[in-house]
């Protein structure tokens, strides 16, 4: 010096001016004005995929079905998430990348090859027959070819030709035993020629969780209209006036109540927050002490211009490091949290690994 791996942090800065939306004081005033202060988007607010919190609504136990997850340990409110650890797999490396079960059932495995899952003979070798440049029959999975993928691998024996057919060594696999390990799984010995393809994101098996909508959840306040209950009054004959009795009407007026609509309020942000320190733990995170307050809109604020300085990048341009000019990422909170995952112009910092020159 070049190339590279792994984490963190940032997301231009300051000043004025005019504007938005909440909160505080104050003032006029009928729900709104006017002053002063102070606050005001992310690292992902995004996809809404997970998983919790809350709310409402369902619910005696228990099971199916259905969906999600899947190596062990452990951390969390809780996980598909973290973090350790194991085994495979990629990379020189730092490092990343995967993740029950293929001997319970059944299916699939393109093209290409003769076969694609127990078997199988295209060419080739061996025997054999015949009508002998050959063609049939029978045997051989060692050679050829094909494939992502062909039923261990080397060398010997044996054989008509071959074949774990036997055999030594290798590499596996089951089974059994001993160490070591919370476990996952690791390491050794003994036996067995056992040599068993792959997909489970095909269904399926086995195991663990799993009620259902969702802040347009839910809660309170409350008009106009219409509509509904409840309580008093209100008519016409007979009659001079009461009772009473028939008739008409089933209505009108008054007052009160209760649902609900429009609107308002309200859940609304102080929470499984953050920083620092100290302990405990590899660590993810856990405890304790101080300290910090950091948006609450509702078609929906968080912005506009100017100005001065920073980086980066493109272009001019001369006096060769300064000068003018034009551009600066993704993206925009909606009830809160913790995850994943996708989008990003660039900057800075801390750790590692290769390579190459010098000392």
């Nucleotide at each position: 010096g070049g190339a590279g791996c792994c984490g963190g942090a940032c997301a231009g800065a300051c000043c004025g001016u005019c504007g938005c939306u909440g909160c505080g004081g104050g003032c006029c005033a009928u729900u709104g004005g006017c002053c002063c202060g102070g606050a005001g988007a992310g690292g992902a607010a995004a996809g809404u995929c997970c998983g919790g919190g809350c709310u409402c609504c369902a619910c005696a136990g228990g099971g199916c079905a259905g969906g999600a997850c899947g190596c062990u340990g452990g951390g969390u409110a809780a996980c598909a998430c973290c973090c350790a650890g194991g085994a495979g797999g990629g990379g020189c490396g730092a490092c990343c990348c995967u993740c029950g079960g293929a001997c319970a059932g059944c299916g699939c495995c393109a093209c290409a090859g003769a076969a694609a899952g127990c078997a199988a003979a295209c060419c080739g070798c061996c025997g054999u027959g015949c009508u002998u440049u050959g063609c049939g029959c029978g045997g051989u999975a060692a050679g050829g070819g094909u494939g992502a993928a062909a039923c261990g691998g080397u060398g010997g024996g044996g054989c008509a030709a071959g074949a774990g057919c036997c055999c030594a060594c290798c590499a596996g696999a089951u089974g059994c035993c001993g160490c070591g390990g919370u476990g996952a799984c690791g390491c050794g010995g003994c036996a067995u020629g056992c040599u068993c393809g792959g997909c489970a994101u095909a269904c399926c098996c086995c195991g663990u969780c799993u009620g259902g909508a969702g802040c347009a959840a839910g809660a309170c306040c409350a008009a106009a209209u219409a509509g509904g209950g409840a309580a008093g009054g209100c008519g016409g004959c007979c009659g001079g006036c009461c009772c009473g009795g028939c008739c008409c009407a089933u209505g009108c007026c008054u007052u009160c109540c209760g649902g609900g609509u429009a609107g308002g309020u309200u859940g609304c942000u102080u929470g499984a927050g953050g920083g620092c320190g100290c302990g405990g733990g590899c660590a993810a995170u856990c405890g304790c002490g101080c300290u910090c307050c950091u948006a609450g809109a509702g078609g929906a604020a968080u912005g506009a211009c100017g100005g001065u300085c920073a980086c980066a990048u493109g272009c001019g341009a001369c006096u060769u490091g300064u000068c003018g000019c034009a551009u600066g990422a993704c993206a925009g909170a909606a009830c809160c949290c913790g995850g994943c995952u996708u989008a990003u112009c660039g900057u800075c910092c801390g750790g590692c690994u290769c390579c190459c020159g010098c000392u």
This is a predicted structure of a 359-nucleotide RNA (Bacterial RNase P class A) from Desulfovibrio sp. 6_1_46AFAA. The model forms 94% of the base pairs in the Rfam consensus. Rfam family: Bacterial RNase P class A. The family's RNA type in Rfam is ribozyme. About the family: Ribonuclease P (RNase P) is a ubiquitous endoribonuclease, found in archaea, bacteria and eukarya as well as chloroplasts and mitochondria. The sequence is in RNAcentral, with records from Rfam.